Predicted 3D model of a 97-nucleotide RNA (Glycine riboswitch aptamer) from Methylobacterium sp. Leaf399. The prediction has a mean pLDDT of 78.
RNA sequence: CAAUCUGGAGAGAGGCGCCUGAGGGCGUCCACCGAAGGAGAAAUCCUGGCGUCGUUUCGGCGUCUGGGAGAAGCUCUCAGGUAACCGCGACAGAUGG
Numbered sequence: 001c002a003a004u005c006u007g008g009a010g011a012g013a014g015g016c017g018c019c020u021g022a023g024g025g026c027g028u029c030c031a032c033c034g035a036a037g038g039a040g041a042a043a044u045c046c047u048g049g050c051g052u053c054g055u056u057u058c059g060g061c062g063u064c065u066g067g068g069a070g071a072a073g074c075u076c077u078c079a080g081g082u083a084a085c086c087g088c089g090a091c092a093g094a095u096g097g
Base pairs, nucleotide, nucleotide: 001097003095004094005093006092007091012030014029015028016027017026018025019024031082032081033080037078038076039075040074044069045068046067047066048064049063050062051061052060053059054058
């Protein structure tokens, strides 16, 4: 790192319309959730170029829409999801690679 097995949360059985023999499905409107995926992110710390100052190998200051860490289960809610069952599911454990 992927595979298999096990555990695994949150939030409307919402309104309207259409389809279906039924279960249910699709579209749309409003409300809500964060744990597929996606996007965003401070203090602080490390570091590079250039300029300048100081007694020097060194250090201070300034500057660059510089670089990196912080960074995630935080934030956003595009996507996804919102009774049970099923399924999805971050993450965790186990197994053999």

The RNAcentral record of the sequence draws on Rfam and Ribocentre. Taxonomically the source falls in Methylobacterium (Bacteria, Pseudomonadota, Hyphomicrobiales, Methylobacteriaceae). The same sequence occurs in records of 2 taxa.